[in-house]
RNA sequence: GGGUGAAUAGCUCAAUGGUAGAGCAGUAGUUUUGUAAACUAGAGGUUCGGAGUUCGACUCUUCGUUCACCCU
Numbered sequence: 001g002g003g004u005g006a007a008u009a010g011c012u013c014a015a016u017g018g019u020a021g022a023g024c025a026g027u028a029g030u031u032u033u034g035u036a037a038a039c040u041a042g043a044g045g046u047u048c049g050g051a052g053u054u055c056g057a058c059u060c061u062u063c064g065u066u067c068a069c070c071c072u
Stems, first nucleotide, its partner, number of pairs: 001071007010024004018055001027041004048064005
């Protein structure tokens, strides 16, 4: 220099263009003499950034940033 892929909750990851979810972690409660485990409930998001298409974008197009892999 060229090519491919990824970026979403604290972490690991989902999500047919139509209200963004799960597991773990964390918080509160039940239980226990007290922890742990188990069970129940709440909370936690500017979906990497800009622009475009669309009635509507995590999703499609484009530019940028970062990371991984391959080729040279």